Transfer RNA from a Bacteroidales bacterium, 74 nucleotides, folded computationally. The prediction has a mean pLDDT of 84. NCBI's taxonomy places the organism under Bacteria, Pseudomonadati, Bacteroidota, Bacteroidia, Bacteroidales. Rfam family: tRNA. Gene Ontology term of the family: triplet codon-amino acid adaptor activity.
RNA sequence: CGGGAUGUAGUUCAGCCCGGUAGAAUUCGCGUCUGGGGGGCGCGCGGUCGUCAGUUCGAAUCUGGCCAUCCCGA
Numbered sequence: 001c002g003g004g005a006u007g008u009a010g011u012u013c014a015g016c017c018c019g020g021u022a023g024a025a026u027u028c029g030c031g032u033c034u035g036g037g038g039g040g041c042g043c044g045c046g047g048u049c050g051u052c053a054g055u056u057c058g059a060a061u062c063u064g065g066c067c068a069u070c071c072c073g074a
Base pairs, nucleotide, nucleotide: 001073002072003071004070005069006068007067010026011025012024013023020057028044029043030042031041032040033039050066051065052064053063054062
């Protein structure tokens, strides 16, 4: 320098292809069951989807630039 992959909750990931109100598990907080610990069950907190633009009535999703990490080539 060229090509590719990934980026979403504190953590691990789904959702993207085919645009339409952001989800699961886990962690954490509260309640409850238990003599207690551990554990079970219920509820709750937590994101404006790496970033900036574009397209669109509407973008996590489509298009382009950039950034970060990883891989391949030179």